[in-house]
Context: one part of a larger RNA
C1' cells in the first nucleotide's frame, strides 16, 4: 500500500447516476394495529412492553439445584418500516457466459375450422397422433385475473355465400380451305358451338389484414367559438385516458413536496405522433421489475484515525 475483517468524537446521506455497500431490525410471549379491499386479504402492518428470581461451588468462563410463569431466544442462524406512482392481476417460465424482466405462460375472454375413414400433423407408403377421444369434444388465431367497457368505416386486403350474367384451357361436336395422294388417309392454317376451376360481378364479414380529415367564418371587451358555410372521404376517432415506458417544441404552464426539484405527485390539454381484445379505463392482492418522498439506522461522506488477519518482501 493491497486483501478480509473490527472499533470510531461530532454530525448524519452532506456521498452517489442512484443509500451501490454497510449499518439499523431479527426469536417467544403480551398489548396493539391504519388506509385501502375481490371481505380472503393487506398484517409480522405500523408501535409498545417483557423475556427471570433464590442458594452452594466457582479457576469468574461457568457449573449443580430449587421456584414461578403462557413465554426465560441469543454460540451460530435468525424481517428494517412507511408513503406514493408505472406496468404485469396472480403461484409460476426464460437467454444452460453476460438481460429474470414491463419478456413468456396463465386461468378467464372472443372468433374459426372440424359429424368421425373428424379438422389438424407426421410419412413416398403403409401406417401412426389426433383419440380406444366424438361439438361440455378436438385443431388454429388473438386477447390475457376480475369490475365497468369494447364506437364509426366492407372502399382496398383477406375469408365467406352465391343454380343468374360476362370472361374463361385442352378435350368431344359441328364446319372453311391449304400442300400432297388414284383414293383412303397424312400435314398445315382457319371458324363456330359448348365449357371446369379462376377472375370479373353481386352480397355478407371488424375480439378479420387494416383505416378512422380539411379549409373559412361567426358571441355586447378581448379571447374562445356551442353555430354556420365549403371540399373531400369507405367512414372522419366514440366512451375512456393523456407532456403518458407515448409530448418534437419541453425543464409547457399551474399547485403539491424541498432554503433550493430537468426527476416525482395532481390537475390542465395546444395527444409533432392515446384510445378501445396488436384491447381501453380502473383495480385489493402479489414482484429479488421501475420510479419520487419520509422515518430509523450508517465510515456512503465531512475526513479521516486506530487495530485484527492474510497477502507482499528476506532466508530457509
Nucleotide at each position: 500500500a493491497u486483501c478480509u475483517c473490527u472499533c470510531u468524537a461530532a454530525g448524519g446521506a452532506a456521498c452517489u447516476c442512484g443509500g451501490c455497500a454497510a449499518a439499523u431490525u431479527u426469536g417467544c410471549c403480551c398489548c396493539g394495529u391504519a388506509u385501502c379491499u375481490u371481505c380472503g386479504g393487506u398484517a409480522g402492518a405500523a408501535g409498545g412492553g417483557g423475556c427471570g428470581c433464590c442458594c452452594c461451588c466457582u479457576u469468574u468462563g461457568g457449573g449443580g439445584g430449587g421456584c414461578c410463569g403462557c413465554a426465560g431466544u441469543u454460540a451460530a442462524g435468525a424481517g428494517g418500516c412507511g408513503c406514493a406512482a408505472c406496468c404485469g392481476a396472480c403461484u409460476g417460465u426464460u437467454u444452460a457466459g453476460c438481460a429474470a424482466a414491463a419478456a413468456c405462460a396463465c386461468a378467464g375472454c372472443u372468433c374459426u375450422c372440424u359429424g368421425c375413414u373428424a379438422a389438424g400433423u407426421c410419412g413416398c407408403a403403409a401406417g401412426a397422433c389426433g383419440a380406444c377421444g366424438u361439438a361440455u369434444a378436438g385443431g388454429g388465431a388473438g386477447u390475457g385475473a376480475c369490475a365497468c367497457g369494447u364506437g364509426a368505416c366492407c372502399a382496398a386486403u383477406g375469408c365467406g355465400a352465391a343454380a343468374a350474367g360476362g370472361u374463361g384451357a385442352a378435350a368431344c361436336u359441328c364446319u372453311g380451305g391449304g400442300g400432297u395422294g388414284a383414293g383412303a388417309g397424312c400435314u398445315c392454317c382457319g371458324g363456330a358451338a359448348c365449357u371446369a376451376a379462376g377472375c370479373c360481378c353481386u352480397c355478407g364479414u371488424g375480439a378479420a389484414u387494416g383505416u378512422c380529415g380539411g379549409c373559412c367564418g361567426u358571441a355586447a371587451c378581448u379571447a374562445u367559438a356551442a353555430c354556420g358555410g365549403u371540399c373531400c372521404u369507405a367512414a372522419g376517432g366514440u366512451a375512456g385516458c393523456g407532456a403518458a415506458a407515448u409530448u418534437c417544441c419541453u425543464u409547457g404552464u399551474c399547485g403539491g413536496g424541498u432554503a433550493a426539484g430537468u426527476u416525482c405527485c395532481g390537475a390542465c390539454c395546444c395527444g409533432c405522433a392515446c384510445g378501445a381484445a396488436u384491447c381501453g379505463u380502473g383495480u385489493a392482492a402479489c414482484g429479488a421489475g421501475u420510479u419520487g418522498c419520509g422515518c430509523g439506522c450508517u465510515g456512503u461522506c465531512u475526513c479521516g484515525g486506530a487495530g485484527a488477519g492474510a497477502u507482499g518482501c528476506u532466508c530457509a